[in-house]
RNA sequence: AAUUGAGAAAAGCAAACCACCCGAAAGAGUGGGACGCAAAGCCACUGGCCUAAGUCAUCCGGUAAAACAGAUGAUACGGCAGCAGGGUUGCCUCA
Repeated sequence: AAUUGAGAAAAGCAAACCACCCGAAAGAGUGGGACGCAAAGCCACUGGCCUAAGUCAUCCGGUAAAACAGAUGAUACGGCAGCAGGGUUGCCUCA
């Protein structure tokens, strides 16, 4: 120095689950808790995945006609960085 990554050391993060809390949900935050992690630090740029409030379509109810209620489907402008790629920053490092 590193594009290497050790049953090494130091420092670190924290899945499930629980409590509180924000949210329509997915999911996030805080505390507890540890399955794991060498970027499990940060960024939704690409692919993927999750959700569907709103919107649109269809059906049905309703109405004089509307409004409006319900069901189903599509949809991200909502999320996931602990799905992968990419970008960016960073600790230690035997051989």